[in-house]
RNA sequence: UCCGGUGUAGUUCAGUUGGUGGAACGCUUGAUUGUUAAUCAAGAAGUCGCUGGUUCAAGUCCAGCCGCCGGAG
Repeated sequence: UCCGGUGUAGUUCAGUUGGUGGAACGCUUGAUUGUUAAUCAAGAAGUCGCUGGUUCAAGUCCAGCCGCCGGAG
């Protein structure tokens, strides 16, 4: 330099044909228990890597850039 993959909650990941973003674990609070743990209930937490474009509407489609992984030279 070129090619492919990938970027979504603190972490690991879903998100179907574009229609107002979810799960598990973790965290907080409460219940339960002699106390922890476990269990149960509730809750918080997101500019969906960045900037633009298309669209009535973008996590999703398009372009450029950035990070990470792999391959070619």